A computed fold for a 263-nucleotide part of an RNA from a Vulcanimicrobiota bacterium, annotated as large-subunit ribosomal RNA, domain VI. The coordinates come from a structure-prediction model, not an experiment, and the mean pLDDT is 88. The sequence was found in a public genome assembly.
[in-house]
Context: one part of a larger RNA
RNA sequence: CGUAGGAGAUUUGAGGAGUGUCGACCCUAGUACGAGAGGACCGGGUUGAACGAACCGCUGGUGAACCGGUUGUCGUGCCAACGGCAUAGCCGGGUAGCUACGUUCGGAUCAGAUAAACGCUGAAAGCAUAUAAGCGUGAAACUGACUUCAAGAUGAGAUCUCAAUCUCGCAAGAGUGAAGGGUCGUGGGAGACUACCACGUUGAUAGGCCGGAGGUGGAAGGCGAGUAAUCGCUGCAGCUGACCGGUACUAAUCGCCCGGAAA
Numbered sequence: 001c002g003u004a005g006g007a008g009a010u011u012u013g014a015g016g017a018g019u020g021u022c023g024a025c026c027c028u029a030g031u032a033c034g035a036g037a038g039g040a041c042c043g044g045g046u047u048g049a050a051c052g053a054a055c056c057g058c059u060g061g062u063g064a065a066c067c068g069g070u071u072g073u074c075g076u077g078c079c080a081a082c083g084g085c086a087u088a089g090c091c092g093g094g095u096a097g098c099u100a101c102g103u104u105c106g107g108a109u110c111a112g113a114u115a116a117a118c119g120c121u122g123a124a125a126g127c128a129u130a131u132a133a134g135c136g137u138g139a140a141a142c143u144g145a146c147u148u149c150a151a152g153a154u155g156a157g158a159u160c161u162c163a164a165u166c167u168c169g170c171a172a173g174a175g176u177g178a179a180g181g182g183u184c185g186u187g188g189g190a191g192a193c194u195a196c197c198a199c200g201u202u203g204a205u206a207g208g209c210c211g212g213a214g215g216u217g218g219a220a221g222g223c224g225a226g227u228a229a230u231c232g233c234u235g236c237a238g239c240u241g242a243c244c245g246g247u248a249c250u251a252a253u254c255g256c257c258c259g260g261a262a263a
Stems, first nucleotide, its partner, number of pairs: 001152001006162006015149004021049007033038001051106005059100004066093005071086006110144003117137004166175003180258004184200005205251003208247005214240003221234005
């Protein structure tokens, strides 16, 4: 821009893309078959490999804004307690998120039409012949079925809902400005930007605060024991990023623009 009025939702599916794999074991059955050795078809069940998708409850990884330990040195006047720097100084753990080495699931099944192949009926050609007319069986391939995108499918589809025939004027025209959308702001399991999604005081969108979870692992101060290093008690303490919930304290104020009055 189009989809012959403007919007907001929900959809149909022309067409496209994806998937499509392969073992082992058990039963049938040591059966059929075979002198024996050996050893099935058909059918049923179990369990895997690789591949793929989703997810983070479990097992792990990461986790430079979380917690702790510790060395050297500098600083806060000193002690104590802290802070800076030294690869994040080094070391031990670790929430959310993201993840695989983790977990769950998938390939299926069924149908249609077929290939090679195998048939029925059957003449030409009194026979024979699966073929000439006609009718079947038959594959991981093909078409559906399954997953997914999808009306720019210009062949532009469908359904539901919303606004509503205003004011002046004879008319031409002028004015107002609906539904809805945007801008702007607070953000996000969305994201390069854009887009998308949530929210904007009739508000829990983010921050703060409060409570909780999870993490770390027992704070400082005080008291006690010990010559001291250090230990114990107060006290599952103190601290705590992203997690869960609550709470208008802070910031989402007020506006403005597009749309256009009958096709």